[in-house]
The part of an RNA shown here (large-subunit ribosomal RNA, domain VI) has 273 nucleotides and comes from a Chloroflexota bacterium. The coordinates come from a structure-prediction model, not an experiment, and the mean pLDDT is 87.

Context: one part of a larger RNA
RNA sequence: CGCAGGAGAUUUGAGGGGAGCUCUCCCUAGUACGAGAGGAUCGGGAGGGACAGACUUCUGGUGUGCCAGUUGUUGUGCCAACAGCAUAGCUGGGUAGCUACGUCUGGAUGGGAUAAGCGCUGAAAGCAUCUCAAGCACGAAGCCCACCCCAAGAUUAGAUCUCCCACCCUUUCCGCAAGGAAAGGGGUAAGACCGCAAGGAGACUACUUGCUUGAUAGGCGGCAGGUGUAAGCGGAGCGAUCCGUUUAGCUAAGCCGUACUAAUGGUCGAGGG
Numbered sequence: 001c002g003c004a005g006g007a008g009a010u011u012u013g014a015g016g017g018g019a020g021c022u023c024u025c026c027c028u029a030g031u032a033c034g035a036g037a038g039g040a041u042c043g044g045g046a047g048g049g050a051c052a053g054a055c056u057u058c059u060g061g062u063g064u065g066c067c068a069g070u071u072g073u074u075g076u077g078c079c080a081a082c083a084g085c086a087u088a089g090c091u092g093g094g095u096a097g098c099u100a101c102g103u104c105u106g107g108a109u110g111g112g113a114u115a116a117g118c119g120c121u122g123a124a125a126g127c128a129u130c131u132c133a134a135g136c137a138c139g140a141a142g143c144c145c146a147c148c149c150c151a152a153g154a155u156u157a158g159a160u161c162u163c164c165c166a167c168c169c170u171u172u173c174c175g176c177a178a179g180g181a182a183a184g185g186g187g188u189a190a191g192a193c194c195g196c197a198a199g200g201a202g203a204c205u206a207c208u209u210g211c212u213u214g215a216u217a218g219g220c221g222g223c224a225g226g227u228g229u230a231a232g233c234g235g236a237g238c239g240a241u242c243c244g245u246u247u248a249g250c251u252a253a254g255c256c257g258u259a260c261u262a263a264u265g266g267u268c269g270a271g272g273g
Base pairs, nucleotide, nucleotide: 001153005164006163007162008161009160010159011158015150016149017148018147021049022048023047024046025045026044027043033038051106052105053104054103055102059100060099061098062097066093067092068091069090070089071086072085073084074083075082076081110145111144112143117138119136120135165272167186168185169184170183171182172181173180174179191268192267193266194265195211196210197209198208199207216262217261218260219258220257221256222255223254225251226250227249232245233244234243235242236241
C1' cells in the first nucleotide's frame, strides 16, 4: 500500500514444512517342521538404544551482587570488628534463572490409492490364459491422508462474533428548488500509535504486562529458600580456645502484600454500493 466505511478479537485451511528409526527378551512353544542338531510363521506382552520436543518436581551442574571458613598484606589511630587487593585470593555450600547427567512425551493407530507379486471371472484363439482385452478382488517401512508446526499478499486477499457511527466546512458537477455526487480540509467515535514504568519477551524490531479508575519497576513489610549459630556482653581456661545469650545473624534474581518513589503526557483515527 492492497484486501470498496473505520476498528478489536476468534478462526477456516489453499499451500508449505516437520516427524517417520531400531534392537533384545518373555508367552504362544521347545509347539509346527526336522532322523537329529536345531528351530519358526501368525498373534500377544515387557524392557532398551539412538534421535526429537517440552520442562526444572526430583537428581546433579552453573550460579563473579547470597552465607560461612581461611592465608598474606595495606588501611579504618590501637584492641576488637571490618574494608580493599591477591584468578571471584583460596576453600565449603547455595536462591532465582539457565541447564543435562535429570523428568515427561513422541515416532501409536486407522483409512485410501498403488509397486513387484498372488488371484477371480473371461474371450480374442470352442481349449488354455491374472487382462499393454472389457470387468473384479488383494498386496509394502514406500505414496496420499491421519499426527505436530506455519499459513488469507490464498490479489481467488475467505469466515464468525463484537464495537463505532452516519458530524462540520470549502470547491466543482447535476438540479428550478429541496437535495445528490466527486475531490479537498477540519474536529471526533470505536480504536490505534508515539511516549513512559517494566519483563514471563528480546540482537534491533517485535511480543507481553502496566500507566494513578495503578501493584509496572524500585523501596518497605512478611514468608519461602540459602548459609549455619553474627556482633556485643557474660562465664570457663595461663592461653590457643570453648560455653551461654542463639537453630542465631546475614540473606540475590523467588512468593504474597503495601502507593513511600517513579509510570507527566501527546498525536492520529470513519462518514461508507

The RNAcentral record of the full RNA draws on ENA.